[in-house]
RNA sequence: UUCUUAUCAAGAGAGAUCGAGGGACAGGCCCUAUGACAUCUCGGCAGCGGACUCCACAGAGAGUACUGUGCCAAAUCCUGCAGAUGCAACUGCAUCUGGAAGAUAAGAA
Numbered sequence: 001u002u003c004u005u006a007u008c009a010a011g012a013g014a015g016a017u018c019g020a021g022g023g024a025c026a027g028g029c030c031c032u033a034u035g036a037c038a039u040c041u042c043g044g045c046a047g048c049g050g051a052c053u054c055c056a057c058a059g060a061g062a063g064u065a066c067u068g069u070g071c072c073a074a075a076u077c078c079u080g081c082a083g084a085u086g087c088a089a090c091u092g093c094a095u096c097u098g099g100a101a102g103a104u105a106a107g108a109a
Base pairs, nucleotide, nucleotide: 001109002108003107004106005105006104007103008102013042014041015040016039017038021031022030023029025080026079027078028077043072044071045070047069048068049067050066051064052063053062054061076101081098082097083096084095085094086093087092
């Protein structure tokens, strides 16, 4: 980097440095000199794998933050493609379902 599988409306911020962008992409909307983003320190959360504990025939389940990762504005911030339904008007709005894209983990190449 690619493929497969699972999950994505829960949860969790202070300080220091820097100085203008950032929220993947596009549109919208939002955050941001009352200092964003990024980096570092400390702290926290508990999604996935491991380990351990409890219940249990087993499976399923619950827990511990010890370990490998991950995460700590807004639902993955919303939408993007297709279908259904309703309202309605000239192709618009709302809701639902599925998909696409993205993120994270585990496995494989």
SAM riboswitch aptamer (S box leader) from Edaphobacillus lindanitolerans, 109 nucleotides, folded computationally. RNAcentral holds the sequence, with entries from Ribocentre. Model confidence (mean pLDDT): 81 of 100.